Background:
This is a predicted structure of a 73-nucleotide RNA (transfer RNA) from a Planctomycetota bacterium. The RNAcentral record of the sequence draws on ENA.
RNA sequence: GCGCCUUUAGCUCAGUCGGUAGAGCAUCUGGCUUUUAACCAGAGGGUCGCGGGUUCGAGCCCCGCAGGGCGCA
Repeated sequence: GCGCCUUUAGCUCAGUCGGUAGAGCAUCUGGCUUUUAACCAGAGGGUCGCGGGUUCGAGCCCCGCAGGGCGCA
């Protein structure tokens, strides 16, 4: 330098054919328990890496850039 994969909550990851973003763990609150843990119920937490484009509408499609990984030279 070129090609491919990847980037979504604090962490690990889903997200179908483009239609108002989710789970588990963690955190917080309540219940239960002599207490802790476990268990049960609930809550908070998101510029979907950044910038453009297409579209009535983009996490998803297109272009550029950036971070990470792998391969080739």